The RNA shown here (c-di-GMP-I-GGC riboswitch aptamer) has 76 nucleotides and comes from Arthrobacter sp. Bz4. NCBI's taxonomy places the organism under Bacteria, Actinomycetes, Micrococcales, Micrococcaceae, Arthrobacter.
[in-house]
RNA sequence: GAUGCAAAAGGCAAACCCGGUGUGAACCGGGGACGCAAAGCCACGGGGCCCCUGCGGGUCAGCCGGGCUACCAACC
Numbered sequence: 001g002a003u004g005c006a007a008a009a010g011g012c013a014a015a016c017c018c019g020g021u022g023u024g025a026a027c028c029g030g031g032g033a034c035g036c037a038a039a040g041c042c043a044c045g046g047g048g049c050c051c052c053u054g055c056g057g058g059u060c061a062g063c064c065g066g067g068c069u070a071c072c073a074a075c076c
Stems, first nucleotide, its partner, number of pairs: 001076001003073002011036002016031006034062001040068003044065003047060005
């Protein structure tokens, strides 16, 4: 560097429930674990979703791609 079939140390936390915020998508805190080797971070490209008559404005990083950063090391 690549890779993630092994090990170890740990990490995150879907649905659902409770409380709160928001018109909403959704988000925050607590409980809870379906999963995740970047399920850490970034709306850059595509895409989903919400608001809006529309122009347009939002939201999702746990949809895909891309960028940045990071623990471990059986095997190459």